């Protein structure tokens, strides 16, 4: 170079193939409240993300191009 895979909240994961209504769920952690003599733990509650550009569509985290980046294999 080429071929494939993969990129989502702070981390780690669904959802992607098969487009769909509202606020993109989960767990861990974090805030803040409860409880508790304090922590811890336990209950509530919240705040937090679709790698980029661009297309298609009434509608894209999902389908198509393109690129960045990170793994494999291979000339």
């Nucleotide at each position: 170079g080429g071929c494939g895979c993969u990129a989502u909240c702070g981390u780690c994961u669904a959802g992607c193939c098969c487009g769909g209504u509202u606020u993109a769920g989960g767990a861990c952690g974090c805030u803040u409240g409860g409880u508790u003599c304090u922590c811890a733990g336990c209950c509530a509650a919240g705040a937090a993300a679709c790698c980029c550009g661009g297309g298609u569509u009434c509608g894209a985290a999902u389908c198509c191009c393109g690129g960045u980046a990170g793994c494999g294999c291979u000339g």
The prediction has a mean pLDDT of 81.
Transfer RNA from a Candidatus Omnitrophota bacterium, 75 nucleotides, folded computationally.
It was read from a public genome assembly.
Rfam family: tRNA. By type it is a transfer RNA. From the family's description: Transfer RNA (tRNA) molecules are approximately 80 nucleotides in length.